[in-house]
Molecule: c-di-GMP-I riboswitch aptamer
Organism: Candidatus Scalindua sp. SCAELEC01
RNA sequence: UAACGACAAAGGUAAACCUUGAGCGAUCAGGGGACACAAAGUAAAGGGUCUUUAAUAAAGACAGCCUUACUGCCGAA
Numbered sequence: 001u002a003a004c005g006a007c008a009a010a011g012g013u014a015a016a017c018c019u020u021g022a023g024c025g026a027u028c029a030g031g032g033g034a035c036a037c038a039a040a041g042u043a044a045a046g047g048g049u050c051u052u053u054a055a056u057a058a059a060g061a062c063a064g065c066c067u068u069a070c071u072g073c074c075g076a077a
Base pairs, nucleotide, nucleotide: 004075005074012037013036017032018031019030020029021028022027035064041070042069043068045067046066047065048062049061050060051059052058053057
């Protein structure tokens, strides 16, 4: 440096559900919570799924579905 990922160490994120708020909606944000995650960090670029509308389209949502790009902690085999 690349690959890999321990019943390692330190730290991190937070599904369902409850609650308050925003949105027509997908969904998002705050608080509680703890199913999981070594990129469950970032970006809607390709695919996919979902929503709305005046539906061969347009405008949106999801990065915790896959790929891709960029960045990053630790170090046993």